[in-house]
RNA sequence: CAGCAGCUGCAUGACUGGCGGAAAUGGGAGUACCCAUGGGGAGUGCAGCGGAAAAUAAGCCGACCGCCUGGGCACCACCC
Numbered sequence: 001c002a003g004c005a006g007c008u009g010c011a012u013g014a015c016u017g018g019c020g021g022a023a024a025u026g027g028g029a030g031u032a033c034c035c036a037u038g039g040g041g042a043g044u045g046c047a048g049c050g051g052a053a054a055a056u057a058a059g060c061c062g063a064c065c066g067c068c069u070g071g072g073c074a075c076c077a078c079c080c
Base pairs, nucleotide, nucleotide: 004051006049007048008047009046010045011044012043015040016039017068018067019066020065021064024037025036026035027034028033059073060072061071
């Protein structure tokens, strides 16, 4: 000195469950798990654009709806 809202690109990417309806597939379990593939995917890192408070928080994520189960991320605190 840079650090920030937001946007774009690239890389990475946790989590991606059970039942029913009309929607992952295959194999093995039996509850809500394991493996592989596909898809979704918040978040993170870098680069660029970018303007100067765009606020912050009440959150965000796994086709959709309903009923459930279990996590991740972000945020906050502390330490390095």
The RNA shown here (ZMP/ZTP riboswitch aptamer (pfl RNA motif)) has 80 nucleotides. The prediction has a mean pLDDT of 76. It matches the Rfam family "ZMP/ZTP riboswitch aptamer (pfl RNA motif)". For this family Rfam cites "Parallel Discovery Strategies Provide a Basis for Riboswitch Ligand Design" (Tran et al., Cell Chem Biol, 2020).